[in-house]
RNA sequence: GGGGGUGUAGCUCAGACGGUAGAGCAUCUGCCUUUUAAGCAGGUGGUCGGCAGUUCGAGUCUGCCCACCCUCA
Repeated sequence: GGGGGUGUAGCUCAGACGGUAGAGCAUCUGCCUUUUAAGCAGGUGGUCGGCAGUUCGAGUCUGCCCACCCUCA
């Protein structure tokens, strides 16, 4: 340098054909318990790697760039 893959919550990951983002764990609050843990109920937390483009509408499609991984030379 060429080709491919991945990038979404603090972590691990979902998100058919574009319709406005979710689960588990973690964390916080309450209940329960002598206390802790466990259990139960509820809450908080996301410019979806960045910038553009297409579109009424983009996590999703297109282009370029960035990081990491695989591969070819």

Transfer RNA from a Candidatus Zixiibacteriota bacterium, 73 nucleotides, folded computationally. Its mean pLDDT, the model's own confidence on a scale to 100, is 80. NCBI's taxonomy places the organism under Bacteria, Pseudomonadati, Candidatus Zixiibacteriota.